Transfer RNA from an Oscillospiraceae bacterium, 74 nucleotides, folded computationally.
[in-house]
């Protein structure tokens, strides 16, 4: 230089044939449990989904283009 795949709470991953207020586990708060922990259970917070732009009633999902990451092929 060319192609391919990934980026969505603090970490990890669903969701990507466009359609509700974006879902789950860890973890971290908060409360119940204990004598104090842990474990168990319960509650609430927390991300507009890499960053720009389009398209469309309506976009994490579609298209441009740009960034950082893998991977392959010159």
């Nucleotide at each position: 230089c060319c192609g391919c795949c990934c980026g969505u709470a603090g970490c990890g991953a669903a969701g990507c044939u466009g359609g509700a207020u974006a879902u789950c586990g860890c973890a971290g708060c908060a409360g119940a449990u204990u004598c104090c922990g842990a474990u168990u259970c319960u509650g609430a917070a927390g991300g507009c989904c890499g960053g720009g732009g389009g398209u469309u009633c309506g976009a994490a999902u579609c298209c441009c283009u740009u960034c950082g990451g893998g991977c392959g092929g010159a």
Its Rfam family is "tRNA". The sequence was found in a public genome assembly.